[in-house]
RNA sequence: AACUGAGCCGCAGAGGGUCGAGGGACCGCGCCCGGUGAAACCCCGGCAACCGAUGUCGAAAGUGACACACGGUGCCAAGUCGCGGCAGGCAGUGAUGCCUGGCAGAUGAGGG
Numbered sequence: 001a002a003c004u005g006a007g008c009c010g011c012a013g014a015g016g017g018u019c020g021a022g023g024g025a026c027c028g029c030g031c032c033c034g035g036u037g038a039a040a041c042c043c044c045g046g047c048a049a050c051c052g053a054u055g056u057c058g059a060a061a062g063u064g065a066c067a068c069a070c071g072g073u074g075c076c077a078a079g080u081c082g083c084g085g086c087a088g089g090c091a092g093u094g095a096u097g098c099c100u101g102g103c104a105g106a107u108g109a110g111g112g
Base pairs, nucleotide, nucleotide: 003110004109006107008105013044015043016042017041018040022033023032024031026085027084028083029082030081045076046075047074049073050072051071052070054067055066056065057064080104086101087100088099089098090097091096
């Protein structure tokens, strides 16, 4: 790397520095952010999704709920930016609209 199961309509920067043209995962179509400085990196600040610690409550136990930001990751425009990428269902003469699941992705926990 493969693989497994979990949640992904919530939250949080008009900060400082370096740099200099891209960025929003991929493909199509849109829409948007960007020289009033993109991506990336560093510092500071913040959030609390997962794991651990700690505390409170409940419980016979297994364990559960909540809090906390102490440790490990993560995250801080827009719902994973929107629709489609496959399958099915409902409505409609039709164009088309709506719904469900899946695929893909990112994150964390396992795993080897």

Predicted 3D model of a 112-nucleotide RNA (SAM riboswitch aptamer (S box leader)) from an Actinomycetota bacterium. Lineage of the source: Bacteria > Bacillati > Actinomycetota. Its Rfam family is "SAM riboswitch aptamer (S box leader)". Rfam describes the family as follows. The SAM riboswitch is found upstream of a number of genes which code for proteins involved in methionine or cysteine biosynthesis in Gram-positive bacteria.